[in-house]
RNA sequence: AGUGGGGUCCCACGCAGCGGAAAACCAUGAACCUGGUCAGGUCCGAGAGGAAGCAGCCAUAAGUGGUCCCUUCUGGGUGACGUGGGGGAACCUUGCUGGA
Repeated sequence: AGUGGGGUCCCACGCAGCGGAAAACCAUGAACCUGGUCAGGUCCGAGAGGAAGCAGCCAUAAGUGGUCCCUUCUGGGUGACGUGGGGGAACCUUGCUGGA
């Protein structure tokens, strides 16, 4: 100096990870317009009994808070990760050839 390969570069996909949301679990959660049980009391009945049903308690709806990253959806100037494709120049690296 020439030449071959690879990388830095771009795109796509995959993987991991981060964020958000949903689901799941736990807690809480309706004076009445949820349910169950309904003390007391009320009503019906001659009576036996029956009816409705407040408070309370229990279980929950909508909702609220927390937990988890097992699951789903979604987002990106996350990645010295992988695969494939692209790639004029420049830089790095490696091999070969020739010259000094």
Bacterial small signal recognition particle RNA from Mesoaciditoga sp., 100 nucleotides, folded computationally. Rfam family: Bacterial small signal recognition particle RNA. Rfam classes the family as a non-coding RNA gene. On this family, see Righetti et al., Proc Natl Acad Sci U S A 2016: "Temperature-responsive in vitro RNA structurome of Yersinia pseudotuberculosis".